[in-house]
Context: one part of a larger RNA
RNA sequence: GGCAUAUCGUGGAUGCCUUGGCACUAUCAGGCGAAGAAGGACGUGGCUACCUGCGAUAAGCUCCGGCAAGUCGGCAACAGACUCAGACCCGGAGAUUUCCGAAUCGGACAACCGAACAGGGGUAAUGCCCUGUUACCAUCUGCUGAAUAAAAUAGGCAGAUAGGAGCAAACGGAGGGAAGUGAAACAUCUCAGUACCUCCUGGAAAAGAAAACAACAGUGAUUUCCCGAGUAGCGGCGAGCGAAACGGAAACAGCCUAAACCGUUCAGCGUGUCAAGCGUACAUGCGUUGCGCUGACGGUGUUGCGGGACUUCUUGGUAGAAAUGUACUAUACCGGGAGGUUACAAAUCUUAAUUUUAACUGAAUGGCUUGGAAAGGCCAACCAUAGAAGGUGAAAGUCCUGUAAGUGAAAAAGUUAAGACCUCUUAGAAGUAUCCCAAGUACCGCGGAACACGUGAGAUUUUGCGGGAAUCUGCCAGAACCAUCUGGUAAGGCUAAAUACUCGAUAGUGACCGAUAGUGAACAAGUACCGUGAGGGAAAGGUGAAAAGCACUCCUAACAGGAGGGUGAAAUAGUACCUGAAACGGUAUGCCU
Numbered sequence: 001g002g003c004a005u006a007u008c009g010u011g012g013a014u015g016c017c018u019u020g021g022c023a024c025u026a027u028c029a030g031g032c033g034a035a036g037a038a039g040g041a042c043g044u045g046g047c048u049a050c051c052u053g054c055g056a057u058a059a060g061c062u063c064c065g066g067c068a069a070g071u072c073g074g075c076a077a078c079a080g081a082c083u084c085a086g087a088c089c090c091g092g093a094g095a096u097u098u099c100c101g102a103a104u105c106g107g108a109c110a111a112c113c114g115a116a117c118a119g120g121g122g123u124a125a126u127g128c129c130c131u132g133u134u135a136c137c138a139u140c141u142g143c144u145g146a147a148u149a150a151a152a153u154a155g156g157c158a159g160a161u162a163g164g165a166g167c168a169a170a171c172g173g174a175g176g177g178a179a180g181u182g183a184a185a186c187a188u189c190u191c192a193g194u195a196c197c198u199c200c201u202g203g204a205a206a207a208g209a210a211a212a213c214a215a216c217a218g219u220g221a222u223u224u225c226c227c228g229a230g231u232a233g234c235g236g237c238g239a240g241c242g243a244a245a246c247g248g249a250a251a252c253a254g255c256c257u258a259a260a261c262c263g264u265u266c267a268g269c270g271u272g273u274c275a276a277g278c279g280u281a282c283a284u285g286c287g288u289u290g291c292g293c294u295g296a297c298g299g300u301g302u303u304g305c306g307g308g309a310c311u312u313c314u315u316g317g318u319a320g321a322a323a324u325g326u327a328c329u330a331u332a333c334c335g336g337g338a339g340g341u342u343a344c345a346a347a348u349c350u351u352a353a354u355u356u357u358a359a360c361u362g363a364a365u366g367g368c369u370u371g372g373a374a375a376g377g378c379c380a381a382c383c384a385u386a387g388a389a390g391g392u393g394a395a396a397g398u399c400c401u402g403u404a405a406g407u408g409a410a411a412a413a414g415u416u417a418a419g420a421c422c423u424c425u426u427a428g429a430a431g432u433a434u435c436c437c438a439a440g441u442a443c444c445g446c447g448g449a450a451c452a453c454g455u456g457a458g459a460u461u462u463u464g465c466g467g468g469a470a471u472c473u474g475c476c477a478g479a480a481c482c483a484u485c486u487g488g489u490a491a492g493g494c495u496a497a498a499u500a501c502u503c504g505a506u507a508g509u510g511a512c513c514g515a516u517a518g519u520g521a522a523c524a525a526g527u528a529c530c531g532u533g534a535g536g537g538a539a540a541g542g543u544g545a546a547a548a549g550c551a552c553u554c555c556u557a558a559c560a561g562g563a564g565g566g567u568g569a570a571a572u573a574g575u576a577c578c579u580g581a582a583a584c585g586g587u588a589u590g591c592c593u
């Protein structure tokens, strides 16, 4: 030195465990913010580094409700307190809530500096202190007010408005919009209208009541799913891209304007004096009240077997046209009918039921035995609308928390129903001469884009430029175009549900993980640390049933470590703590060299 055996150290694998994660289901919620958010800074405890809570009223203050014996957070000890006159804790509603931050009195290198005005405090006085107001934009109101004689407008000032601003995980709509890549290179193409940027919403958004599909038969808004179908097609016909109708389901809901015409409540302009006119008719009377155009407002009207206006006829009751009388019309009221807060108009309250935010009741077991400990074993019982689960010194239906079932709210919030309340309506028929039926629109040409479709024979949608119609005997579509036929009625608007998503709350589930896994993070984790910065970003769990965490003695190089001793079932469980593999290092013995 090697090998073997035994033993010790080192090391932290493995096993077991789980406080943490991951995925999903159901229900809820889907926003917060100038009444100052999200997120922070700094403070705040008797002693307090960090976390948590809170805000100069600062681990808290008040009220209401629940619960019941202890309590003063994680976090021990000391000191000192509170509490059956109900503390602590849980729930509801309030108060307080420094400074920064949209940050908004001005400024600024965020958490700082400096003001003005009004009111108050303090001082002999100034300085000083406290409270409130003082940003910008929008809308409305009032006061002013040019260019320009007046008027008007612009502008200015003041006041009012829970108006706007900022934040937030994904989902949505819109405006912009790549490249790596694939095509085995690459340019059309693809990746992809993806990533990313911006704007704007909502709890969903968007879409939506046919100028639709279809095919000689029919359907009847939109949305989503299955199928159709990797089909028809598109495509340097390469790589690749890729429908639709039908059929089957989910969910179902339809409406309002513009115009023609009428009215006159109003405004402007023009016109008007033998009058016109005064709702209409008749009679009497009156005298600028008129008429036309434009705009606003009200009524009417909303459709494709074309509709409406218009004309005629008939149509509940009462009042009824302000110059007077009678009748009618407009209009009002009554009565009848219909409906409503998600569209078709819109707001609130009451009552009832119910849900949520604390809680409450809640069955049934003993003995012996092994053991440190019984929930194990043996014997004998009981409950069960409860044998889900977790805990308890090993494995508990009957020990604890619970579970099944049932009960419960002073306060706040939600949902549903009824009522109050509110709204609408007061009609059909006939006729078809006249009027209306959404204009720089449809459509066309050129250049693009979207449609599964790359310009193609290319319909359809959209629009930058240029042209530019028609009004129902009209116009559009049915995949160039034409004819016939069929379907529809553009150029205005609103609309629930079925659908998408999950930062979050509650309950639950898992042939999901179990500390190199599962979130980056089971621990003071977005921490330590790195970086000027944007940003990057760890490692690190386990004594024991209970600290019972080793009194006391000794060695000693003395805040280390150890030997006794004690605790404990165990200390080779001693806070470098469960188990404690291997590499690696020693010690003892044997053999070989």
Stems, first nucleotide, its partner, number of pairs: 001592009015578001016542002020513002022510007029502002031167002039100003042055003046078001050074002061094006070082003105114003115134007136164002138161007171202001172200005182189001186236001212219002223250004233241002254494003257438001261299003265296007275288001276289001277286002279328006304472001306437004310431005316334004335426006348420010359407003365380005381398002383387001389401003443467008474489005529536002549577001552564004